The RNA shown here (FMN riboswitch aptamer (RFN element)) has 117 nucleotides.
The prediction has a mean pLDDT of 82.
The sequence was found by an Rfam model in a public genome assembly.
């Protein structure tokens, strides 16, 4: 040190101010927020993935949302400046931000241990 394997543990954030109404953290107006891996370079919008929602006795399978223009530079749909977009089911006055299934799962990260060589 690397390839195998097991334990443990960690593993998603956001509504603050007006305004309307008999109600709205759900509508309008301003705010906020951004899971894991990947990549000549740092990503919510580029590529995979998980969650989620459907089927299936189960393995399993399907489905699944959004960014462009300019500067830089040897490389950036990732950085810088502008402008924009997206955001599962139930519930409730309509919800990315509240309650709920969740003290759940889980992409995956670490740490400690056997193994082989």
């Nucleotide at each position: 040190a690397a390839u195998c394997u097991g334990u443990u543990u960690c593993g998603g954030g956001g509504c603050g101010g007006g305004g309307u109404g008999a109600a709205a953290u759900u509508c309008c107006c301003c705010a906020c927020c951004g899971g894991c891996a990947g990549u000549c370079a740092u990503a919510g919008u580029c590529u995979g993935c998980g969650a989620g929602c459907c089927c299936u006795u189960a393995a399993g399978g399907g489905u699944u949302g959004a960014u462009c223009g300019g500067g830089u530079g040897a490389a950036a749909u990732u950085c810088c400046c502008g402008a924009a977009c997206c955001g599962a089911c139930g519930g409730u006055a309509u919800a990315g931000u509240c309650c709920g299934g969740a003290u759940g799962a889980g992409a995956g990260a670490a740490a400690c241990g056997a193994a082989u060589c």